[in-house]
RNA sequence: AGGCCGGAUGGCUGCGGGCGCCCCCGGGCGUCCGAGGAAAGUCCGGACACCGCAGGGCAGGACGCUGGGGAAAUCCCAGGCGGCGAAAGCCGACGGAAAGUGGAACAGAGAGGAGACCGCCGGCGCUCAGGCGUCGGUAAGGGUGAAACGGUGGGGUAAGAGCCCACCAGCGAUCCGUGGUGACACGGCGGCUCGCCAAACCCCGUCCGGUGCAAGGCGAAGCAGGUCCCGAUGACGCGGCCCGCCGAGGGACCGGGUACGCCGCUCGAGCCACCGGGGAACCGGUGGCCUAGAUGGAUGGCCAUCCACGACAGAAUCCGGCUUACAGGCCU
Numbered sequence: 001a002g003g004c005c006g007g008a009u010g011g012c013u014g015c016g017g018g019c020g021c022c023c024c025c026g027g028g029c030g031u032c033c034g035a036g037g038a039a040a041g042u043c044c045g046g047a048c049a050c051c052g053c054a055g056g057g058c059a060g061g062a063c064g065c066u067g068g069g070g071a072a073a074u075c076c077c078a079g080g081c082g083g084c085g086a087a088a089g090c091c092g093a094c095g096g097a098a099a100g101u102g103g104a105a106c107a108g109a110g111a112g113g114a115g116a117c118c119g120c121c122g123g124c125g126c127u128c129a130g131g132c133g134u135c136g137g138u139a140a141g142g143g144u145g146a147a148a149c150g151g152u153g154g155g156g157u158a159a160g161a162g163c164c165c166a167c168c169a170g171c172g173a174u175c176c177g178u179g180g181u182g183a184c185a186c187g188g189c190g191g192c193u194c195g196c197c198a199a200a201c202c203c204c205g206u207c208c209g210g211u212g213c214a215a216g217g218c219g220a221a222g223c224a225g226g227u228c229c230c231g232a233u234g235a236c237g238c239g240g241c242c243c244g245c246c247g248a249g250g251g252a253c254c255g256g257g258u259a260c261g262c263c264g265c266u267c268g269a270g271c272c273a274c275c276g277g278g279g280a281a282c283c284g285g286u287g288g289c290c291u292a293g294a295u296g297g298a299u300g301g302c303c304a305u306c307c308a309c310g311a312c313a314g315a316a317u318c319c320g321g322c323u324u325a326c327a328g329g330c331c332u
Stems, first nucleotide, its partner, number of pairs: 001332005007306007015034009036312001040323002043321005048212004055243004060208005065079005080094001081092004095203002100201002102197002117142002119138008150168006169193001171190002175188005216263004225254006237245001270289008307310001
């Protein structure tokens, strides 16, 4: 770093559910099953349901190296690049700064086609010969800073400077060759430095309609209407806006009634074993298995024995991820 387990066995009893039987029809008996690796956070993605068939545009949002996997994803695997590390390895919102706008606190002369504060050099003037003033040149040195417009060495110069050269670093928007599916790597060539920030606006590319099982459907019971507003000059639907579509009811407030049953509901992108493909994620085949389904909401308690003395925690439509919590133990 990765994976696995998460007290064990037996007995008695309580609770929820399935099936079978019995009867006096809501009870009894028998039998079987009954929380998790995170059921949690509700952070992503879906299935499913309804909204009109899920339309067009704007706005808005999410994501962003490459290849593969996957229903999809802010997911997984492998690789590239960058950072850290002695190494094993770990981490990374990792497209664009040469389309434009903008930002860089403090310090500092100057924060981007920059900049003379000290210093260095030259001309002129003055001079008490130490310098002083002024006009220019200069980014080598000092100083400030997170960052000062490549680094080292040599030549060159009044002093300096990619001004010139060698090596190194970096750049190439639109260069060439080789390797690679590709990200990219290596080599050459070019010009001689072209800075940083996009988790700032923005640009480019891909994707996104809304609401969530209290969705939604069926049945039963009960009730009483009233006032106002909008509407074929098109309401409501339609959600932030516009277009387009549709076509007859819609809305607010007051008052009245009910708050019961059933479905959705658990068989599913399911689990286990073996075989095969693949470097892996994963995929295919064969065989086997059924493994909670409540609705005031069940899964608890006691006893015995044993041990390493038992953590975090508790389903509510379902599934795939991510994240967080976790006593102790095992494996690689």
The prediction has a mean pLDDT of 77. Predicted 3D model of a 332-nucleotide RNA (Bacterial RNase P class A) from uncultured Gaiella sp. The sequence is in RNAcentral, with records from MGnify. The source organism's lineage runs through Bacteria, Bacillati, Gaiellales, Gaiellaceae and Gaiella. Its Rfam family is "Bacterial RNase P class A". It is annotated as a ribozyme.